[in-house]
Order: sequence, then C1' cells, then structure tokens
RNA sequence: GGUCGUAUGCCCGAGUGGCCAAGGGAUCCGCCUGCAAAGCGGAACACGCCGGUUCGAUUCCGGCUACGACCU
Repeated sequence: GGUCGUAUGCCCGAGUGGCCAAGGGAUCCGCCUGCAAAGCGGAACACGCCGGUUCGAUUCCGGCUACGACCU
C1' cells in the first nucleotide's frame, strides 16, 4: 500500500427501514431477612464520526477514524 471483517449502555452480547433497540452481568431504589446473601419488583444507561438515499436510517450507500485478519 491492497483486500476483507468489526464498531450497539459501565461490561458482554442479539437485532430490525417505522414497533418499547432482546438477553445476561454490574449499578441504584424498594420488598423480603434479626443482618447479609439469594430471591422478587422497579429504575437509569447505547447504535464510532461526517455526508447521501428515503416521508422515515441504528439498519441501505459513500467517505473517514479505530481495531483485527490476510496479502504484498
């Protein structure tokens, strides 16, 4: 330098052109308990950046950035 892939909450990790953006862990509040753990109920938190297409983009397209794999 080229090709391909990935980028989603604090962490892991699914997913879709419109629906409430799953689930698990962690955190906070409450219930329970003599206290705690466990359990139960509830809460907060996310689509890498910039453009384009579209009535509508997290999803499709282009570029960029970061990371990874391969080739040279």